[in-house]
RNA sequence: AGAUGGGGUAGAGGUCGCGAUUUAUAAGAGUAUCCUAUUUGAGAUUUAGUGAAAUCUAUGAAAAUAGGAAAAAGGAUAAAUCGCCGAAGUUUCUAAAAUCACUGUUUUUAGAAGCUGGGGCUGUCUCCAAAUAGGGGCAGAACUGUCACAAUUCAACUGGAUUGUGGAGAACUAUCGUAUUA
Numbered sequence: 001a002g003a004u005g006g007g008g009u010a011g012a013g014g015u016c017g018c019g020a021u022u023u024a025u026a027a028g029a030g031u032a033u034c035c036u037a038u039u040u041g042a043g044a045u046u047u048a049g050u051g052a053a054a055u056c057u058a059u060g061a062a063a064a065u066a067g068g069a070a071a072a073a074g075g076a077u078a079a080a081u082c083g084c085c086g087a088a089g090u091u092u093c094u095a096a097a098a099u100c101a102c103u104g105u106u107u108u109u110a111g112a113a114g115c116u117g118g119g120g121c122u123g124u125c126u127c128c129a130a131a132u133a134g135g136g137g138c139a140g141a142a143c144u145g146u147c148a149c150a151a152u153u154c155a156a157c158u159g160g161a162u163u164g165u166g167g168a169g170a171a172c173u174a175u176c177g178u179a180u181u182a
Base pairs, nucleotide, nucleotide: 001180007176008175009174010173011172014085017084018083019082020081021080022079023078024077025076033069034068035067036066037065038064039063043056044055045054046053048103049102050101051100088116089115090114091113092112093111094110095109096108097107098106117144118143121140122139123138124137125136126135127134146167147166148165149164150163151162152161153160154159
């Protein structure tokens, strides 16, 4: 000097970057649920469905009306703190666990494969849910950061700016170090 590479180290994108925890607030909701009274008169609970088992019930089940009392979870917003930049999330499949059994759903853990640079918007489908809030899949048009190429321009360091096209995070920038060569 310095090719090559998911080698090491350190960084940047965003004022809605990602995730977690704590506190407060609104909503959930005057809802679930409980008590009393009236009506009614045989079912009801453990369960989304079926079956089993157990329990309650004419000393009144479930339901309805009136009155009284009266929550919570998940999710959301704001602030603070912590860890970070495949941060992290998610789809499909497999296995195990949560249950009286089976089916289904959901949750947790592990593995395999795939997608996503980032945060929003619109449409559609879906999950959750009280919800028009929130999550996710697919698609679309933009914004933004990064790299490459091209054009124009400024500069005269081969760098900056603008525009256009395209790619993806095993990326990008900086730096260390190694093989090799002089």
A computed fold for a 182-nucleotide RNA from Litchfieldia stipae, annotated as Lysine riboswitch aptamer. The organism belongs to Litchfieldia, within Bacteria. RNAcentral holds the sequence, with entries from Rfam. Model confidence (mean pLDDT): 77 of 100.